The prediction has a mean pLDDT of 88. c-di-GMP-I riboswitch aptamer from a soil metagenome, 95 nucleotides, folded computationally.
[in-house]
RNA sequence: GACAAAGGCAAACCCGGCGAAAGCCGGGGACGCAAAGCUACGAGGCUACGGUCUGCCCUCAGAGUCGGGCAUGCUAUGCCAGUCGGGCCGCCGAA
Numbered sequence: 001g002a003c004a005a006a007g008g009c010a011a012a013c014c015c016g017g018c019g020a021a022a023g024c025c026g027g028g029g030a031c032g033c034a035a036a037g038c039u040a041c042g043a044g045g046c047u048a049c050g051g052u053c054u055g056c057c058c059u060c061a062g063a064g065u066c067g068g069g070c071a072u073g074c075u076a077u078g079c080c081a082g083u084c085g086g087g088c089c090g091c092c093g094a095a
Stems, first nucleotide, its partner, number of pairs: 001092001008033002013028006031082001037088003041085003044080003050075003054071005
């Protein structure tokens, strides 16, 4: 970064699978991409199994704490690089 050449990748959606979910993997499929190749280092975003604050309920002789259940909120160790930036590798060679 070109109305170039050879190629590459693959959004949404559908099918199958994994996962609590976000999401990922495989197949189909192309919205697009000059890094839409790799990388979770920074920012930002997504999810909340688990943990936790609060409230309510149940059981109990007894539950304001030490049992169980439900709801809201918070929380990343999970996830997103096709959100942006950084790092590493890479095809071609016009202006």